[in-house]
RNA sequence: CCAACGAAAAGGCAAAACCGUCGUGAGGCGGUGACGCAAAGCCACGGAACCCCCAGGGUCCGCCGGGCAGCCGAA
Numbered sequence: 001c002c003a004a005c006g007a008a009a010a011g012g013c014a015a016a017a018c019c020g021u022c023g024u025g026a027g028g029c030g031g032u033g034a035c036g037c038a039a040a041g042c043c044a045c046g047g048a049a050c051c052c053c054c055a056g057g058g059u060c061c062g063c064c065g066g067g068c069a070g071c072c073g074a075a
Stems, first nucleotide, its partner, number of pairs: 005073002012037002017032006035062001041068003045065003049059004
């Protein structure tokens, strides 16, 4: 230094629910909140699930896989 791994430390993210708002909708955004998370960081590339104005188009990465890739350093 890199990989694996995940004790400690410093931090980080934020489920459900509620309020507001956008959207036909799945759902998104903001606030409160905290179920949990070592990538619960990003990407819609493949699948799953979901929605629709259904030859098709979309939502979703905190469902699975893949790609890129971050902090720390005990065993």